A computed fold for a 78-nucleotide RNA from a Thermoleophilia bacterium, annotated as c-di-GMP-I-GGC riboswitch aptamer.
The coordinates come from a structure-prediction model, not an experiment, and the mean pLDDT is 82.
It was read from a public genome assembly, where an Rfam model found it.
The source organism's lineage runs through Bacteria, Bacillati, Actinomycetota and Thermoleophilia.

RNA sequence: AUCGAAAAUGGCAAACCCGCCGUGAGGCGGGGGCGCAAAGCAAGAGGUCUCGUGAGUGAGACGGCUCGGCUACCGAAC
Numbered sequence: 001a002u003c004g005a006a007a008a009u010g011g012c013a014a015a016c017c018c019g020c021c022g023u024g025a026g027g028c029g030g031g032g033g034c035g036c037a038a039a040g041c042a043a044g045a046g047g048u049c050u051c052g053u054g055a056g057u058g059a060g061a062c063g064g065c066u067c068g069g070c071u072a073c074c075g076a077a078c
Stems, first nucleotide, its partner, number of pairs: 003075002011036002016031006034064001040070002044067003047062006
């Protein structure tokens, strides 16, 4: 460097429930725990979704859908 364990130390947190915010997709907080070795960061390309528009298209959401970028704990096996 690669790789990722029936390892260690820690971390994150799906569905669902409660409260608040948003026209909406959804977001935030609490509970919860399906999963995750980058489920850390950013939001570049694609994708999906919402709202508006007669249309071209505009404004947004997700990023735990894929690819790419940056950074990082641990160390069995390869």